[in-house]
RNA sequence: CUCAUCGAGACCGGCUGAGGGAAAGGCCCUUAGACGCCGGGGCAACCGUCGGAUUUCCGAAAUGGUGCCAAUUCCUGCGGUUCCCGGCCCUUGGGCUUGCGGUCCGAUAGAUGAG
Repeated sequence: CUCAUCGAGACCGGCUGAGGGAAAGGCCCUUAGACGCCGGGGCAACCGUCGGAUUUCCGAAAUGGUGCCAAUUCCUGCGGUUCCCGGCCCUUGGGCUUGCGGUCCGAUAGAUGAG
């Protein structure tokens, strides 16, 4: 850099001692010890293994290589769709528009794996 995935899941001790959750704004975790390191345990199934299928995929197992074990990638921003409250116009059925509003989709950024 490219591709794929990101609403599920997963603890117990020891050491240390003040911040941590990528950045910003929120909101959370944290001296009842967070974060980090070590030991053990676990979750999962990207690579690899096995079986089927044969473009792409499906299934099984979990020894190997990774990863992970607070909160949806904790939420949001940028663009769009739709709904709702309010307002305006008019041919009374439509159009336009506002918002510390809601839903959904995409992008940006981030994390992990493979190349």
Model confidence (mean pLDDT): 84 of 100. SAM riboswitch aptamer (S box leader) from a soil metagenome, 115 nucleotides, folded computationally. It matches the Rfam family "SAM riboswitch aptamer (S box leader)". Its family is annotated with regulation of gene expression in the Gene Ontology. About the family: The SAM riboswitch is found upstream of a number of genes which code for proteins involved in methionine or cysteine biosynthesis in Gram-positive bacteria.